[in-house]
RNA sequence: GGCUUCGGCCAAGAAAAUGCAGUGGAGAGCGGCAAACGGGUGCGUAACACGUAGGUAAUAUGCCCUGCAGCGAGGGAUAACCUCGGGAAACCGAGGCUAAUACCUCAUACGAUUAUCAGUUGUAUAAUUGAUAAUGAAAGGCUUCGGCCACUGUUGGAUUAGCCUGCGGUCCAUUAGUUUGUUGGUGGGGUAAUGGCUCACCAAGACGAUGAUGGAUAGCCAACCUGAAAGGGUGAUUGGCCACACUGGGACUGAGACACGGCCCAGACUCCUACGGGAGGCAGCAGUAGGGAAUAUUGCGCAAUGGGCGAAAGCCUGACGCAGCAACGCCGCGUGAAGGACGAAGUCCCUCGGGACGUAAACUUCUUUUAGGAGGGAAGAAAUGCCCAGCAAUGGGAGCUGACGGUACCUCCAGAAAAAGCACCGGCUAACUCCGUGCCAGCAGCCGCGGUAAUACGGAGGGUGCAAGCGUUGUCCGGAAUAACUAGGCGUAAAGCGCACGUAGGUGUCCUAACAAGUCGGUUGUUAAAUUCCCCUGCUUAACGGGGGCGGGUCAAUCGAAACUGUUAGGAUUGAGUGCAAGAGAGGAGAGCGGAAUUCCUGGAGGAGCGGUGAAAUGCGUAGAUUUCAGGGAGAACACCAAUGGCGAAGGCAGCUCUCUGGCUUGCAACUGACAUUGAGGUGCGAAAGCGUGGGUAGCGAACGGGAUUAGAUACCCCGGUAGUCCACGCCGUAAACGAUGGACACUAUGUGAUGGGCAAAAGCUCAUUGCCGCAGCUAACGCAUUAAGUGUCCCGCCUGGGGAGUACGGCCGCAAGGCUGAAACUCAAAGGAAUUGACGGGGGCCCGCACAAGCGGUGGAGCAUGUGGUUUAAUUCGAUGAUACGCGAAGAACCUUACCUGGGCUUGUCAUUCCAGUGACCACCUUAGAAAUAAGGUUUUCUUGGUAUUUAAUCAAGACAGUGGAACAGGUGCUGCAUGGCUGUCGUCAGCUCGUGUCGUGAGACGUUGGGUUAAGUCCCGCAACGAGCGCAACCCCUACUCUUUGUUGCCAGCGAGUAAUGUCGGGGACUCUAAGAGAACUGCCCAGAACAACUGGGAGGAAGGUGGGGACGACGUCAAGUCAUCAUGGCCCUUAUGUCCAGGGCUACACACGUGCUACAAUGGCCGAUACAAAGGGCAGCGAAGUCGCGAGAUGGAGCAAAUCCUCUAAAGUCGGUCUCAGUUCGGAUUGCAGGCUGCAACUUGCCUGCAUGAAGUUGGAAUCGCUAGUAAUCGUGGGUCAGCAAUACCACGGUGAAUAUGUUCCCGGGCCUUGUACACACCGCCCGUCACACCACGAAAGUCUGUUGUACCAGAAGUCAUUGGGCUAACCCUCUUCGGAGGAAGGCAGAUGCCGAAGGUAUGGCCGGUAAUUGGGGUGAAGUCGUAACAAGGUA
Repeated sequence: GGCUUCGGCCAAGAAAAUGCAGUGGAGAGCGGCAAACGGGUGCGUAACACGUAGGUAAUAUGCCCUGCAGCGAGGGAUAACCUCGGGAAACCGAGGCUAAUACCUCAUACGAUUAUCAGUUGUAUAAUUGAUAAUGAAAGGCUUCGGCCACUGUUGGAUUAGCCUGCGGUCCAUUAGUUUGUUGGUGGGGUAAUGGCUCACCAAGACGAUGAUGGAUAGCCAACCUGAAAGGGUGAUUGGCCACACUGGGACUGAGACACGGCCCAGACUCCUACGGGAGGCAGCAGUAGGGAAUAUUGCGCAAUGGGCGAAAGCCUGACGCAGCAACGCCGCGUGAAGGACGAAGUCCCUCGGGACGUAAACUUCUUUUAGGAGGGAAGAAAUGCCCAGCAAUGGGAGCUGACGGUACCUCCAGAAAAAGCACCGGCUAACUCCGUGCCAGCAGCCGCGGUAAUACGGAGGGUGCAAGCGUUGUCCGGAAUAACUAGGCGUAAAGCGCACGUAGGUGUCCUAACAAGUCGGUUGUUAAAUUCCCCUGCUUAACGGGGGCGGGUCAAUCGAAACUGUUAGGAUUGAGUGCAAGAGAGGAGAGCGGAAUUCCUGGAGGAGCGGUGAAAUGCGUAGAUUUCAGGGAGAACACCAAUGGCGAAGGCAGCUCUCUGGCUUGCAACUGACAUUGAGGUGCGAAAGCGUGGGUAGCGAACGGGAUUAGAUACCCCGGUAGUCCACGCCGUAAACGAUGGACACUAUGUGAUGGGCAAAAGCUCAUUGCCGCAGCUAACGCAUUAAGUGUCCCGCCUGGGGAGUACGGCCGCAAGGCUGAAACUCAAAGGAAUUGACGGGGGCCCGCACAAGCGGUGGAGCAUGUGGUUUAAUUCGAUGAUACGCGAAGAACCUUACCUGGGCUUGUCAUUCCAGUGACCACCUUAGAAAUAAGGUUUUCUUGGUAUUUAAUCAAGACAGUGGAACAGGUGCUGCAUGGCUGUCGUCAGCUCGUGUCGUGAGACGUUGGGUUAAGUCCCGCAACGAGCGCAACCCCUACUCUUUGUUGCCAGCGAGUAAUGUCGGGGACUCUAAGAGAACUGCCCAGAACAACUGGGAGGAAGGUGGGGACGACGUCAAGUCAUCAUGGCCCUUAUGUCCAGGGCUACACACGUGCUACAAUGGCCGAUACAAAGGGCAGCGAAGUCGCGAGAUGGAGCAAAUCCUCUAAAGUCGGUCUCAGUUCGGAUUGCAGGCUGCAACUUGCCUGCAUGAAGUUGGAAUCGCUAGUAAUCGUGGGUCAGCAAUACCACGGUGAAUAUGUUCCCGGGCCUUGUACACACCGCCCGUCACACCACGAAAGUCUGUUGUACCAGAAGUCAUUGGGCUAACCCUCUUCGGAGGAAGGCAGAUGCCGAAGGUAUGGCCGGUAAUUGGGGUGAAGUCGUAACAAGGUA
């Protein structure tokens, strides 16, 4: 556009727009399911949170499985979307449209639910059967049309949850009372469900010492670590449960939540904001910040396993699977293997010989894991889905999918190639040396190491142990029997309540029966898995993983047993008690009485003291004490008896009598019939002192006063004296309240006393009590031992290193004082017991010594000598320093010595050995300079052997010797005696010190060695669990005293001879003295007495000598870190042109002073003068040195003799005789000083000795104190020697002459020995040790206050929200009425809103508790050698 029957049909359409349908993809919304799982954390929680065993007749359960029955008819909305509006945003509001498996109504419905009735079952609130009545459902989607999925009601199951119950697992009692919906009931409400879960009413209960309440801490368990186990500790990973999700509260939804990644509210915080308002919650995975000693990647993937949804594909999954980081753990592997030197180099050590690293390396041969390069290369993957078959279950087939990852793994290549550290080395504890350091630096788990030889610090070498690790730190268990259940203790180590009565509780005699709680046995269930253990198995092994099994409970259920415990019932008498008859007693309470003493008062007598002490004084006394006599008063205590005794629960109790009263013992065997025992809490008693009230007060006597003592003396001693002591009543409640020993019962050798009974009346037996000794046994030992600390049972109390500390805080009690209970911080590595050995004691016993005493003489005073200290000095060298240094080293400092100081020199050196180079001399003598050392100069000057070579000269080589230069080295009286040897002093010539075997003891140790005697003696005898022995004692040795033999010169000289003035002078002699060799002698041998008739002691005889004759030498184990590095030797360290060495001078000799040791004196026992007698022992050649001469003398001269019984030294002196002096600073004394001399020596000033003359000091016998000596001693007198040139020598060491006194004795001083005792000492009493004060530090308590936290009570206010009430406002569905069919009205129901209860945070007030902090304050602890005293340890000086 055409046609039409009006239903549509036909034709055309390039492109665009639109609509519809379909497909794929994306996004929002509605709806369903999940989101309550999975993942994280351990805040809270002491609880039914957890574990385990049960219950649910008191319950629910989505998805899943099973059975039965269904899925019918309707309706109204609303997101999205559109429009408009508000807001910055978040988001919100209004209007309009629409769907569902969203929502609603109706129908139907059971073995569902509710109500009633009846029956059955059950112990039961309940189940079940039947009847009646009532109530309540649903949704579709896909389809291949077969069905599948979904939905509804219901049964059963499964799963998952809820609730209830028994039992189990933390600390504090310095938390003892808690609770009002609390406990129960009745009835409502509520819930899935029981229930005070909630409400109303009623009752007044409930919990608690078997631990309530409160506080602190904490997730619980399977398990993990440790341990032989029992236990102890822990709760990371893995798994189960719980709780929590920013803090607090709340509900909604849902099967399930009061919800990690949901909601609402409040709060804190962070962020956005237009200031009005909003957003958020990593204790998910990564990651950030902070904190911290410390803990990882903002990775890959859903491939596997698992979960959710879905029909499925699939989506989601920081669950999970993997990778990354970290030696964080466990396991495995490598960094090479074999050979390779009497052993490289290097390093370390060294006894300088060597040894070690060390077959280690080098080197040779071989292998190739891992790392590196190249090539190959997995398993984990098969399902779902798809296709086929089958009704289905299911079966068959093809194929897809890998984060790890080109990873694991395999093969090849090259090459020992790229790959070892850490700790330790003193003991525990495997492993050692050097250097450095020097109580420093440092180490350290404990003990401890380091101060000049560090296996301990630091380094090195070596070694030991582990090893891709090793050490440190922290925590836990173990050892730890050190909290003890297994499995401890309590006399003295820590520990028995001061004692009793008694509650709860625990425990409990004999017989019979029952029960079956405990107990024992069987069966069953459960005890998740993982883990542990066993077996098998997979990764090359292992770690790791897989499979199987065993085991695991104080569990539960059930069936049994009945001895023991228990319970119930009945009985018994032996435990216990009662009764009757006797007995002893300081048992208790009250009252009365008595004598002695003390003191006071009165009176008499009397007349000078008393009193007191170590000695005194204070005090009292002439105002009459003390003393004495008489009388009187007061208070307190009770002599003798009296004891090792008695009584009592303990404390405690003492003249006598009376009253009241408790307990005990014995005998009898009548009664009861287990009535018993112990005893948390509780109650009572409880010395002394103290407190309160009131008395009393003689004596005593805190405080106090005074006197003494003393350094002081707030003490001890003395004179006084108040509280108190006494009484009554009331408190206190402690003591070394002790037997340092709780109570009850039973058993286990004896002996000997005592007290009180009984039998018997002779011995004796027996009961109770009280002592001693002692067996078994016990004990760390001491000790205990029928009165146990033995053997057992039961109960209670108490202990767990010392100090802090029986303190602080809190609580209870008390009038107070204070008591009971009772910590911590901090600090130490001990504190403690018993016993042993020593040492010590102002403990004891015995004994000795010149220890005291008895004597004699000294020192201390003086002068001098000498040594020391101190001081001084350039130096005054060093050492010795109580006894045990100080006349010591030093037996001799002018130089030397000499080591010191000053100055001048040397540097391989004064000296030794060796080597190298080079020379040939050196030495010696002389001169010069110098203080000398030394330097310079001069003179003089080599040797041996061999060769050339037969000799000389010469030369070469080697050597000797000596210079020069160099290298090793020398040298050191430098340090260390506290690195050492040797030597020495001292205790101490004291009588001790030890060992073997044996015995005793756990042991240290003891015995022997003590005891009785005796001795000088550990000497000897006797006894004895000792028997023997050693070093010491003694003896042996020397001198001396006697005799003999021998010897006979240089000694001697009797006899003989000679000689002289005289002399052993000479001849001779050996008799004597003597010399020096030997022998003898003395031994308690003999006698008497004592004794144990032993040792021995006393006396005597003889004898020269008598009891070790006298003297000496001789010094045990050890002590004093005694002395000596300066006699010597020596380790280490130090110096090396000096700390070595040479030389000169000086010093060691100084001089205000102090001390030690000596000499000489102070005089008459003397000085001086004269005369005269008698020794011994030494020394002598660079020596002693005679005679003679000179000198006053020292000495000089001289040079005989002598290497010594020969000569010299060498006259001994005191003594004796005579004289003089006459008591004085002298006729004492001789210092000091002057002058003059002598001697030695290079040298005599510093700084020698001696002589002569002159001078003539102090000193007239010595304070305190102190020394020596016991017989040929002290005292006194002289003599000699060494050293040495000389001498400071008065010293030292020797010698002889003359020659005493005294010892009663062991009390005391000192030292020592033995035994015993105490000890807090062991560096050993010169020990140990206490407290205040002062200083520093530390922790703690108190504290006016102040600041958090937590919690209670009362009240205010009250969000969200549930519930209830209300709901006048709003309101689609279903119903009713009306209708104009649009709707309107009403009812039911619902909602907003409001009100009420409850209610979080918040606020107000007021309490409790924990804690922080604080001026100040308190004690405590620890610190270097502070101050004051000396309290304790001994008899600690007052136990």
This is a predicted structure of a 1439-nucleotide RNA (small-subunit ribosomal RNA) from a metagenome. The sequence is in RNAcentral, with records from SILVA. Its mean pLDDT, the model's own confidence on a scale to 100, is 85. Its Rfam family is "Bacterial small subunit ribosomal RNA". Gene Ontology terms of the family: structural constituent of ribosome and ribosome.